[in-house]
Molecule: transfer RNA
Organism: Desulfobulbales bacterium
RNA sequence: AGGCGCGUAGCUCAGCGGGAGAGCGCUUCCCUGACGCGGAAGAAGUCGGCGGUUCGAAACCGCCCGCGCCUACCA
Numbered sequence: 001a002g003g004c005g006c007g008u009a010g011c012u013c014a015g016c017g018g019g020a021g022a023g024c025g026c027u028u029c030c031c032u033g034a035c036g037c038g039g040a041a042g043a044a045g046u047c048g049g050c051g052g053u054u055c056g057a058a059a060c061c062g063c064c065c066g067c068g069c070c071u072a073c074c075a
Base pairs, nucleotide, nucleotide: 001071002070003069004068005067006066007065010024011023012022013021018055026042027041028040029039030038048064049063050062051061052060
């Protein structure tokens, strides 16, 4: 320098054009002598950034940023 993959809740990830979600974690309540387990409810997201396409974008296209892998170059 080029190619490929990934970036969504605190963590691990799903969602491939029309509702932003799951598990774990966290908070409150119930339960318990208490903790844990269990039950109920809840909070938490500029979907990496900008622009484009579209009636409509997390998703499609372009550029950029970050991470990983591969190839090439160099000394």